[in-house]
Molecule: transfer RNA
Organism: Myxococcus fulvus
RNA sequence: UCAGAACUAGCUCACCUGGUAGAGCACAAGACAUUGGAUCUUGAGGAGAAGGUUCGAAUCCUUCGUUCUGAC
Numbered sequence: 001u002c003a004g005a006a007c008u009a010g011c012u013c014a015c016c017u018g019g020u021a022g023a024g025c026a027c028a029a030g031a032c033a034u035u036g037g038a039u040c041u042u043g044a045g046g047a048g049a050a051g052g053u054u055c056g057a058a059u060c061c062u063u064c065g066u067u068c069u070g071a072c
Stems, first nucleotide, its partner, number of pairs: 001071007010025004019055001027043005048064005
């Protein structure tokens, strides 16, 4: 330099043939309990960035960024 892949919650991952984005662990509050732990309930928390297409984009298209792999 070229080609390919990945980027979603604090972490590990689903959803990805366009139609309101989820789980486990972790975190917070409450219940139980003398406290802690365990258990139960509830809650907060997110589509790498910017544009485009569309009634509607995590999903399709373009550019950029980061990481990984391969070729020279």